Predicted 3D model of a 121-nucleotide RNA (Guanidine-I riboswitch aptamer) from an uncultured Rhodospirillales bacterium. Rfam family: Guanidine-I riboswitch aptamer. Rfam describes the family as follows. This family represents a conserved RNA structure found upstream of the ykkC and yxkD genes in Bacillus subtilis and related genes in other bacteria.
């Protein structure tokens, strides 16, 4: 300097706003529906983590199983040994991660997407 790799999705928290509900104000009406502000309104609904958390998959890697299939080798010509698929086990592992300005989307912001970036060590 360069390449592979560091895994995916659901639920959920840190968080986040304000489309809709609510809530607070103004406004109207005989009432009731209604209109407009407010997220410097705790909330419901909604977004939501590479470096959070749970779980289920996915990878490797041991182990069993040769019932099933393919391939090799070997001879007693259909068996036997090894490998591959496949199957299976409350088996194992999946390690490390300081990090922006800016821009992107829904209404709109965000730890979300650019992004394990740029940069740093």
């Nucleotide at each position: 300097u360069c390449a592979u790799a560091a895994u995916g999705c659901g639920c959920c928290u840190a968080g986040g706003g304000u489309u809709c509900c609510g809530g607070c104000c103004g406004c109207g009406u005989c009432g009731c529906g209604g209109c407009g502000g407010u997220g410097u309104c705790u909330g419901g609904u909604c977004c939501g983590a590479g470096a959070g958390g749970c779980g289920c998959g996915c990878u490797c890697c041991c182990g069993c199983c040769c019932a099933g299939u393919c391939g090799a080798u070997g001879c007693g010509u259909g068996c036997a040994u090894c490998g591959g698929c496949g199957g299976u086990g409350c088996g194992g592992a999946g390690c490390c991660a300081c990090g922006g300005c800016g821009g992107g989307a829904c209404a709109a912001a965000a730890g979300c997407c650019c992004g394990g970036g740029a940069g740093a060590c």